[in-house]
Background:
The part of an RNA shown here (large-subunit ribosomal RNA, domain VI) has 253 nucleotides and comes from Bacteroidales bacterium OttesenSCG-928-E04. The source organism's lineage runs through Bacteria, Pseudomonadati, Bacteroidota, Bacteroidia and Bacteroidales. The full RNA is in RNAcentral, with records from ENA. The coordinates come from a structure-prediction model, not an experiment, and the mean pLDDT is 86.

Context: one part of a larger RNA
RNA sequence: CGUAGAAGCUUGAGAGGACCUGGCUCUAGUACGAGAGGACCGAGCUGGACGAACCUCUGGUGUACCUGUUGUGGCGCCAGCCGCACCGCAGGGUAGCCAAGUUCGGACGAGAUAAGUGCUGAAAGCAUCUAAGUACGAAACUCGCCUCAAGAUGAGGCUUCAUUUGAGGGACGUUAUAGACGAUGACGUCGAUAGGCCGCAGAUGUAAAGCCAGCGAUGGCAAAGUCGAGCGGUACUAAUCACCCGAUACUUG
Numbered sequence: 001c002g003u004a005g006a007a008g009c010u011u012g013a014g015a016g017g018a019c020c021u022g023g024c025u026c027u028a029g030u031a032c033g034a035g036a037g038g039a040c041c042g043a044g045c046u047g048g049a050c051g052a053a054c055c056u057c058u059g060g061u062g063u064a065c066c067u068g069u070u071g072u073g074g075c076g077c078c079a080g081c082c083g084c085a086c087c088g089c090a091g092g093g094u095a096g097c098c099a100a101g102u103u104c105g106g107a108c109g110a111g112a113u114a115a116g117u118g119c120u121g122a123a124a125g126c127a128u129c130u131a132a133g134u135a136c137g138a139a140a141c142u143c144g145c146c147u148c149a150a151g152a153u154g155a156g157g158c159u160u161c162a163u164u165u166g167a168g169g170g171a172c173g174u175u176a177u178a179g180a181c182g183a184u185g186a187c188g189u190c191g192a193u194a195g196g197c198c199g200c201a202g203a204u205g206u207a208a209a210g211c212c213a214g215c216g217a218u219g220g221c222a223a224a225g226u227c228g229a230g231c232g233g234u235a236c237u238a239a240u241c242a243c244c245c246g247a248u249a250c251u252u253g
Stems, first nucleotide, its partner, number of pairs: 001151001005161006014148004020048007032037001050105005058099004065092005070085006109143003116136004168245003172188005193238003196234005202227003210221004
């Protein structure tokens, strides 16, 4: 831009993905076989590799979380803090992301077939799976499973709305389950969208000051204090008011 103006839900022409396999047990030491040995068919269990999703568990990371600590500079000094040194170094670690973690997948079935196996059966009084006819038969083919999909210009369909100047959309703002930017999703006071605050979860590991005990190091008051993303609540702050775009073919009257 097109598909007659819109919103929601769809059909599926077509395209892509997937398609793997081992071991064990039962059937059954059965059929078969002199024995040695040892099944088809069918049923169940458990693995490997591969793939997808996810973060409850196990862990990794976690540079605006907590703690310890070295050197040095600073806040006048002590105490307490801050800067720099790879995040200074070190010990842990929420969310998120992730695998080594967890869950799931390959199925089942149908159709038409290949090699192959047949039935009936002539040419050719026999025989013959084939010539007419007809039945089976593979991870391959067509469906079935998963994903995309009407620019499928052949532009489809259904429902609802609008043509009473409007359905609806944009822009703007707060944003995240989205993200390079567009886009997508949520919300905009008839409001929990983000921040703040409150509570909880969770992390760290017991703050400062003061007092008490001890000559003192230190210990106690103290599960303390602090805290990014998580969960819930709460209009305190910001989503204000405004603005822009936006229509006609057929039919009927």